[in-house]
RNA sequence: GAGUUUGAUGCUGGCUCAGAUUGAACGCUGGCGGCAGGCCUAACACAUGCAAGCCCGAGCGGUAACAGGGAAAGCUUGCUUUCUGCUGACGAGCGGCGGACGGGUGCGUAACACGUAGGAAUCUGCCUGAUAGUGGGGGAUAGCCCGGAGAAAUCCGGAUUAAUACCGCAUACGCCCUAAGGGGGAAAGGGGGGGACUCUUCGGAGCCUUUCGCUAUCAGAUGAGCCUGCGUCGGAUUAGCUUGUUGGUGGGGUAAAGGCUUACCAAGGCGACGAUCCGUAGCUGGUCUGAGAGGAUGAUCAGCCACACUGGGACUGAGACACUGCCCAGACUCCUACGGGAGGCUGCAGUCGAGAAUCAUUCGCAAUGCACGAAAGUGUGACGAUGCGACGCCGCGUGGAGGAUGAAGGCCUUCGGGUUGUAAACUCCUGUCAUAAGGGAGCAAGGAUUCAGGGAGUAAUACUCCUUGUUUUUGAUAGUACCUUAAGAGGAAGUCACGGCUAACUCUGUGCCAGCAGCCGCGGUAAUACAGAGGUGGCAAGCGUUAAUCGGAUUUACUGGGCGUAAAGGGUCCGCAGGCGGUUUAGUGUGUCGGAUGUGAAAUGCCAGGGCUCAACCCUGGAACUGCAUUCGAAACUACUAAACUAGAGUAUUGGAGGGGAGAAGGGAACAGUUAGUGUAGCGGUGAAAUGCGUAGAUAUUAACUGGGAACACCGGUGGCGAAAGGCGCUUCUCUGGACAAAUACUGACGCUCAUGGACGAAAGCUAGGGUAGCGAAAGGGAUUAGAUACCCCUGUAGUCCUAGCCGUUAAACGGUGUGUACUUGUUGUUGGUGGUUUUAACCCCCCAUCAGUGACGGAGCUAACGCGUUAAAGUACACCGCCUGGGGAGUACGGUCGCAAGAUUAAAACUCAAAGGAAUUGACGGGGGCCCGCACAAGCGGUGGAGCAUGUGGUUUAAUUCGAAGCAACGCGAAGAACCUUACCAGGUCUUGACAUCCAGAGAAUUCUGUAGAGAUACGGGAGUGCCUUCGGGAACUCUGUGACAGGUGCUGCAUGGCUGUCGUCAGCUCGUGUCGUGAGAUGUUGGGUUAAGUCCCGCAACGAGCGCAACCCCUUUCGUAUGUUACCAUCAUUAAGUUGGGGACUCAUGCGAUACUGCCUGCGACGAGCAGGAGGAAGGUGGGGAUGACGUCAAGUCAUCAUGGCCCUUACGAGUAGGGCUACACACGUGCUACAAUGGCGCAUACAGAGGGCAGCAAGCUAGCGAUAGUGAGCGAAUCCCAAAAAGUGCGUCGUAGUCCGGAUUGGAGUCUGCAACUCGACUCCAUGAAGUCGGAAUCGCUAGUAAUCGUGGAUCAGAAUGCCACGGUGAAUACGUUCCCGGGCCUUGUACACACCGCCCGUCACACCAUGGGAGUGGGCUGCACCAGAAGUAGAUAGCUUAACCUUUCGGGGAGGGCGUUUAGCCACGGUGUGGUUCAUGACUGGGGUGAAGUCGUAACAAGGUAGCCGUA
Repeated sequence: GAGUUUGAUGCUGGCUCAGAUUGAACGCUGGCGGCAGGCCUAACACAUGCAAGCCCGAGCGGUAACAGGGAAAGCUUGCUUUCUGCUGACGAGCGGCGGACGGGUGCGUAACACGUAGGAAUCUGCCUGAUAGUGGGGGAUAGCCCGGAGAAAUCCGGAUUAAUACCGCAUACGCCCUAAGGGGGAAAGGGGGGGACUCUUCGGAGCCUUUCGCUAUCAGAUGAGCCUGCGUCGGAUUAGCUUGUUGGUGGGGUAAAGGCUUACCAAGGCGACGAUCCGUAGCUGGUCUGAGAGGAUGAUCAGCCACACUGGGACUGAGACACUGCCCAGACUCCUACGGGAGGCUGCAGUCGAGAAUCAUUCGCAAUGCACGAAAGUGUGACGAUGCGACGCCGCGUGGAGGAUGAAGGCCUUCGGGUUGUAAACUCCUGUCAUAAGGGAGCAAGGAUUCAGGGAGUAAUACUCCUUGUUUUUGAUAGUACCUUAAGAGGAAGUCACGGCUAACUCUGUGCCAGCAGCCGCGGUAAUACAGAGGUGGCAAGCGUUAAUCGGAUUUACUGGGCGUAAAGGGUCCGCAGGCGGUUUAGUGUGUCGGAUGUGAAAUGCCAGGGCUCAACCCUGGAACUGCAUUCGAAACUACUAAACUAGAGUAUUGGAGGGGAGAAGGGAACAGUUAGUGUAGCGGUGAAAUGCGUAGAUAUUAACUGGGAACACCGGUGGCGAAAGGCGCUUCUCUGGACAAAUACUGACGCUCAUGGACGAAAGCUAGGGUAGCGAAAGGGAUUAGAUACCCCUGUAGUCCUAGCCGUUAAACGGUGUGUACUUGUUGUUGGUGGUUUUAACCCCCCAUCAGUGACGGAGCUAACGCGUUAAAGUACACCGCCUGGGGAGUACGGUCGCAAGAUUAAAACUCAAAGGAAUUGACGGGGGCCCGCACAAGCGGUGGAGCAUGUGGUUUAAUUCGAAGCAACGCGAAGAACCUUACCAGGUCUUGACAUCCAGAGAAUUCUGUAGAGAUACGGGAGUGCCUUCGGGAACUCUGUGACAGGUGCUGCAUGGCUGUCGUCAGCUCGUGUCGUGAGAUGUUGGGUUAAGUCCCGCAACGAGCGCAACCCCUUUCGUAUGUUACCAUCAUUAAGUUGGGGACUCAUGCGAUACUGCCUGCGACGAGCAGGAGGAAGGUGGGGAUGACGUCAAGUCAUCAUGGCCCUUACGAGUAGGGCUACACACGUGCUACAAUGGCGCAUACAGAGGGCAGCAAGCUAGCGAUAGUGAGCGAAUCCCAAAAAGUGCGUCGUAGUCCGGAUUGGAGUCUGCAACUCGACUCCAUGAAGUCGGAAUCGCUAGUAAUCGUGGAUCAGAAUGCCACGGUGAAUACGUUCCCGGGCCUUGUACACACCGCCCGUCACACCAUGGGAGUGGGCUGCACCAGAAGUAGAUAGCUUAACCUUUCGGGGAGGGCGUUUAGCCACGGUGUGGUUCAUGACUGGGGUGAAGUCGUAACAAGGUAGCCGUA
């Protein structure tokens, strides 16, 4: 920086990603080289080989082996044997030095272990410097030899021998001790050489010299030991720890200071600045990351520490309590003759094992170092090299240039093409690496040796040492690096990703499956998210994943965060420690600042330069290492010391205000109770009731008395008091705290805050004792309800009250706002005090100022916004305290503390989610509010729901009962009409380029008549027929046959779609531009006041305008005018049976064209507005009536079966043809209708008046036949002419008389008519006969406001035929509307919201099931550990009767002594082990508690709206 909470927004806040890194591992892949690194786990166990010594013969006695020499013997005269330490050398041994280094590991350790800076009381082999010395003696012992024990390891005895082994003596300035007189203390020799001289056992020795050693001492260097300051992880759910503990004195001890140790004395020492305890851990230079500050880490390299099978111990030594030494104990392994022994890879390789995981049982001492040695040299798994593994970093390559028929192939495609792609092929080149051959460095310096010089020591030319040159010689890697040559593009590319974050897209398969996933999330038939492919992107000998660290994360905030509502202010005050602190002066110099010095190892990192062809890597130099210490200086601030000050704080005096606190006394109203009177049947209670009280006299009312408890009307007020809590409010008294004001005096910083601590602290609750009127958890009863352990009602116990004590670290203890101080515009109330002005006789009131409180509004500023805003600010700052760090788990568990208990407090983790949250916005919703509308209710009229039938649907049935439509907005709907057809369905029987379209080939005109079989489709035949155009090739139309491209599908998906439609709703709404406001979503406009049918109009207004809707424009109707009069009309004239005809153009009517209506006029109301009410006129009056017209959008609404269409599916079938059946079924349920139930009627007779339509495959008059449906015949009419056609209700007269009827007509029987190939399934109609239910319809529900409802008939579409349906037409023709409380729907404003799939929403808890982690749990089993005790190996120290003893002393030579050894013992200590009792921790445990997560389980509905009883907090 990004993604992710939301419909959207800005904020808070977590989760996740992009980066860098690694001793890594895993998956796929793998050409070369350089450099570096490679058991992070089991400090598990180890076979085998090697890792410290054949190092020194120039310390020693020597000679086992090897080589040489010499001698002797034997003989096969060049061999063998023997002897000889004579020489080179050297096994074993004595002695010396080294095995304390080097190498490994990180168990332990929270410590002077480490880092850093210092210190004083020490030692230091080898090395360096200096001084002095190195004289003279002695006794042993190993080896070797002999003997013995044992399986072995090993051990014992005897004899003998050497030393640079051991021990005395002498000497010792310096050294040590001291009582200051004195006392004590050493040594070792070896090698080389030599002229004199001396001795000689003739080998030599002395002597001289040189060299290596040795001894003593003083210094140095190096190394080591010790002490101190500071720094160095987590836990307080570890708060007290300590008896050698803290200090002193004496003794002891150490190389050395010291309780290091011991005796005595004192009682100290450490700790909230975290002791003790528990857990974890080697520390550092550094490494990784980061802008830095930090965070994480401590492999490789380097410094220090610790450890060496586990535990303990000392010895030796300069150095160890010792990795490849010793002793003991323990576990384990091995050998054994069973008696005893041996061992320690956390050295290098290697093995087993563990594990995700880490190499060769290699070469060499050539180099660098180390040990020994005089040296040569020897040793060295240190080291140098190679090997293995892409484990990391770095470098190189896998070719370069040209090359478009843009090849083939692949993939995609809109079928045109695109892409892979200059990529390939092809042409011309090059030759790194690898391969082969050849050449070929450097790492080598030394040391030794030969020869020749120079120098030093010396008597010396010898010898030794130093030095110069010279000769020869030393390479594991390795014939390597490098160079040259050869050949040929030849041998060398993968991996991950491609939905967003995040660079990169298409096809196919799959179908919430398989799978993916870092987060959001993808997959339910068109997946750029799975799998494959093509293409593309990234990196590249690697690429991805996993794990881990830092970063991003300002998400622990020092740099650099917060706390009104998001997580977060302690309930309030007091107050110790701590932190912070007013003014002035002086001093000091703690912090602070500056200079210098020392140190801050090297390596690393940075800068510069250099070396490997570059780089990695390596080398050189510089700066740096931000630190610490010492020292010198400065003095503003801080601190300290001293002296002052008064502005902070406090004290004194005066004054008024107050429900401040504690105690005591008194009071009236109300209430219930008791008594008495009056009085009679109810009272009470509720939404409605009931329980309850009452004729034993209630309720009501009156009076009085006694007693009672609790509370305290009016005043009374966002007024007062109190730290908060406040159950602080009648009156009076007593005691008492605090605040405030005014003015002066005094003290002189005495202050602020405050962890731990202390005090106070509502209600509920607890203990003890009182009290109890009213109210009232629990409990009982009555209701309500599906239930009702509730809400409502009637009772009612604790409690509420008082005293004493707890609770109490308790509350939504809230202003959700810690305390204190200072500063920062204002307006307006109010309480208390003071001052002033004015006024008055005086006080008050008013006004002004000021101090202290308490409210409202509001500016700057702040805030995510809401809001805060001089009151103690949520502004600007300072000081101190408390608290927060995603949601849940959980304020829970365990532990501790407190409490009588209830419980309080302190306070986690596992696990789980990707959110949880605050504010505001737009909607939607509310059993929220306001305003308004609608046949929405109401007022009316008529229906439906009951009956029969018709019709549609569900269900059932069926071979099939084709399909669709589903609340309103499916159900007389698609269907304006299923006997066949339709038809899509079913069972048969048939066809396969097809019933239909285009193309190709062949044949034939087309066409028509006809036979046989069959249910038909169809199959097989027989005749007739030769047309049109022509360039004469042929062509067009049509038919048949064949071939394949294809046709075809009422098959699926209306949730892939177009189009069309329904619905909210003919509701009045829905938006935009610019401007303005807001961080933003958005708002404003569109809200407000009026008005309207209307977002209709007016006024106002940070809005001004505009668009789609409304209205109007269109059609019909109503009135009039005008034009034209046939088929329409007929007043006047004539005429007829008749507008029949002549005639007329007046009227009706028809068709055109016009007019009219606009609140225009008047009155009133209203704001002089919009408009409303009434009136006039008018055919019509306030959109005149009706229609068409349907905004933005909603319902994934309906339709793939009207049509079109993507995708999928079928292709001898899901296509096509055919005949029959079905869509018409029928226990049942629902919708919509028709006919009725009758007298406002039925029936009979007579009789009057419409409108709008239709008609040639038609309407059909008239006439004839029939009871009739109809039939026959048929004029007229393609229609203002003819026909359908009779209108019916109505009217007149008659009859029926309330009945299942002269109502009603279902059903059934019979007989017919018509249509049509055909009325069986399954048509309509007619006649005769039959004559069912039904007597006005339960709950519920529908339509309608005027020419409407109701009622009456008429016509049309579809149609061969078949309406009670649908569409249209006219006739007759009402009732009612007070009104908007309620039901339903809708509009506007506002409010609440935890809803946004939007209340058909959201959501809580129990129960049931599965899984997960966790608490308790009789206990059980381990680890660690405290205390008390037993025990006591090895060892050390002390003692020592026993045994024993070379050196020294002494001796009378027997011995004795000193000292030592062995043994014994003590003491103290102490490891292993054991007993008892505690603590702590881990694991496990029948059962059990809650928690979390899971698919659409069960029960209710607690919360969100007034959530239907407002919600919530504490308590029971």